[in-house]
RNA sequence: GGAGUCGGCCAGACAGUCGCUGCGACCGCGCCACCGGCGCGACGUGGAGGAAAGUCCGGGCUCCGCAGGGCAGGGUGCCAGGUAACGCCUGGGCGGCGCGAGCCGACGGAAAGUGCCACAGAAAACAUACCGCCGAUGGUCUUCGGACACAGGUAAGGGUGAAAAGGUGCGGUAAGAGCGCACCGCGCGUCCGGCAACGGUUCGCGGCACGGUAAACCCCACUCGGAGCAAGGCCAAAUAGGGGAACGAUGACGCGGCCCGCGGAGUUCCCGGGUAGGCUGCUUGAGGUGCUCGGUGACGAGCAUCCCAGAUGAAUGGCUGUUCAAGACAGAACCCGGCUUAUCGGCCGACUCCUUCU
Numbered sequence: 001g002g003a004g005u006c007g008g009c010c011a012g013a014c015a016g017u018c019g020c021u022g023c024g025a026c027c028g029c030g031c032c033a034c035c036g037g038c039g040c041g042a043c044g045u046g047g048a049g050g051a052a053a054g055u056c057c058g059g060g061c062u063c064c065g066c067a068g069g070g071c072a073g074g075g076u077g078c079c080a081g082g083u084a085a086c087g088c089c090u091g092g093g094c095g096g097c098g099c100g101a102g103c104c105g106a107c108g109g110a111a112a113g114u115g116c117c118a119c120a121g122a123a124a125a126c127a128u129a130c131c132g133c134c135g136a137u138g139g140u141c142u143u144c145g146g147a148c149a150c151a152g153g154u155a156a157g158g159g160u161g162a163a164a165a166g167g168u169g170c171g172g173u174a175a176g177a178g179c180g181c182a183c184c185g186c187g188c189g190u191c192c193g194g195c196a197a198c199g200g201u202u203c204g205c206g207g208c209a210c211g212g213u214a215a216a217c218c219c220c221a222c223u224c225g226g227a228g229c230a231a232g233g234c235c236a237a238a239u240a241g242g243g244g245a246a247c248g249a250u251g252a253c254g255c256g257g258c259c260c261g262c263g264g265a266g267u268u269c270c271c272g273g274g275u276a277g278g279c280u281g282c283u284u285g286a287g288g289u290g291c292u293c294g295g296u297g298a299c300g301a302g303c304a305u306c307c308c309a310g311a312u313g314a315a316u317g318g319c320u321g322u323u324c325a326a327g328a329c330a331g332a333a334c335c336c337g338g339c340u341u342a343u344c345g346g347c348c349g350a351c352u353c354c355u356u357c358u
């Protein structure tokens, strides 16, 4: 100098001006009015994100359900740890990719059972035989060297396939074959290291015994109640309806007071539910920042310090100027931890590989 890997951070800046919205003891004005309350204004102060998104996981909170156990069903799936919890994160193991820093992995079980494996191929799983090889033995012939056909043997070689029943070599044989042996591989047991997953060749045993598929059924282990802030709680009209009490055809009640008269089956009071509407839930929280300590790390502990949106037709914006590297994706609605997806440009740190110079 070039190429790359991992982690963290920023998300235009500044000024002026006009607005919107939450909160606030004090100030001004108006209204109701007994303290006081409400509204408006002024002043002060706060006002989107790294993903606020998708709503895919996990939890808090709320209501409903639930004695306990089992079945069914769903989810997760190497090991250990972290965490409120997780399908997340960290560290490790194994496998794959990369020269490397690093990256990726639904990564339990296929000698418990069942199913499936297109096409090709003889055969796709209790093995089999298309081309081959052999034809020793048995048969026929023989010039006694052997030849011929069949029965039969065989799986070394060829061929098919994504995948063909351990590999290499030597022996062996008619030809062959773990048939025998050596090495490699595999399985089981043991020993050693490790909490474990797993690793090691310390030793022994087994000729080797059944290919793949479990995001096929299934088996094993762990785990799981349902609905969601339009949850839920409080206040509460009008109208209609409900319950109770008293009175009422021996006339309650109405016709402005009383009497007559007329009409006449309800009248009065109390109670509770619910609707409109309002209040609440609502933002101080598994919270942020700094320091110290423990831990490889995720993370945890202690101390100090800070308060940082809370709307409900729903605010966070418009205009002007200056400036730069010319501004992407995008917008809270109960809250939090993750994952995934979208994203202009740039900064910082650690590391790897190549080239050159000293």
Base pairs, nucleotide, nucleotide: 001354002353003352004351005350006349007348008347009346010345012323013322014321015320016319017318018317020047021046022045023044024043027041028040029039030038031037032036049329053340054339056338057337058336059335060334061228062227063226064225073224074223075222076221077220078092079091080090081089082088093107094105095104096103097102108219109218113217114216115213116212117211130158131157132154133153134152137151138150139148140147141146166184167183168182169181170180171179185208186206187205188204189203191200192199193198232280233279234278235277242271243270244269245268246267247266253263254262255261287306288305289304290303291302292301293300294299324327
A computed fold for a 358-nucleotide RNA from a Gammaproteobacteria bacterium, annotated as Bacterial RNase P class A. RNAcentral holds the sequence, with entries from ENA. Its Rfam family is "Bacterial RNase P class A". It is annotated as a ribozyme. Its family is annotated with ribonuclease P activity, dimeric ribonuclease P complex and tRNA processing in the Gene Ontology. The organism belongs to Gammaproteobacteria, within Bacteria. The prediction has a mean pLDDT of 77. A source record names the gene rnpB. Of the family's consensus pairs, 92% are formed in the model.